This is a predicted structure of a 157-nucleotide RNA (glmS glucosamine-6-phosphate activated ribozyme aptamer) from Firmicutes bacterium UBA3570. It was read from a public genome assembly, where an Rfam model found it. It matches the Rfam family "glmS glucosamine-6-phosphate activated ribozyme aptamer". Rfam describes the family as follows. This entry contains a glucosamine-6-phosphate activated ribozyme that is found in the mRNA for GlmS. GlmS is an enzyme that uses fructose-6-phosphate and glutamine to generate glucosamine-6-phosphate. Its family is annotated with regulation of gene expression and catalytic activity in the Gene Ontology.

RNA sequence: UAUCGUGCGCUAGCGCCUGAACUCGCCAGGUGGCGAGUUGACGAGGUUGGGGUUCAUCGAGUUGUUCGGCGGAUGCCCCACGGUCUUCCCCACGACCGUCAGCGGCCUGACAAAACCCGGGGGUGACCUCGGGGACAAAGGGGCCAGGUGGGGUUGC
Numbered sequence: 001u002a003u004c005g006u007g008c009g010c011u012a013g014c015g016c017c018u019g020a021a022c023u024c025g026c027c028a029g030g031u032g033g034c035g036a037g038u039u040g041a042c043g044a045g046g047u048u049g050g051g052g053u054u055c056a057u058c059g060a061g062u063u064g065u066u067c068g069g070c071g072g073a074u075g076c077c078c079c080a081c082g083g084u085c086u087u088c089c090c091c092a093c094g095a096c097c098g099u100c101a102g103c104g105g106c107c108u109g110a111c112a113a114a115a116c117c118c119g120g121g122g123g124u125g126a127c128c129u130c131g132g133g134g135a136c137a138a139a140g141g142g143g144c145c146a147g148g149u150g151g152g153g154u155u156g157c
Base pairs, nucleotide, nucleotide: 014071015070016069017068019067020039021038022037023036024035025034026033027032042059043058044057048080049079050078051077052076053075081098082097083096084095085094088153089152090151091150092149093148104145105144106143107142108141116133117132118131119130120129121128122127
């Protein structure tokens, strides 16, 4: 240094690039052509198992290339399993959900990073990367409100 194995941690605004834009070089000079590069999502949040599916939550921004495309993804649908459906237990079906197991409504509600500023390193450059300073979110979360049908056991509420 490489490979293999094991353990731990991180990982979905995650990964990629042929459109496009930009940079450099060469050839042109009727503003283009060729080549090589660069850019191409800032965090928060989200996973019972399986299958299917694609524009799959929330805000931030020098208002925006964070454009466009492809792949993936914790979203959504179905099934299975599970929780709740008002004393306790069981069965069937149904409804709403997913282990924090209320669709929805009301109240409450904390915390970012890029940005920006100052610097280091790399590159001819577009740009890349690291350190320091650094303020501002929303959803999430919490609380309250609702809640079956039929049957059986049980009297512990």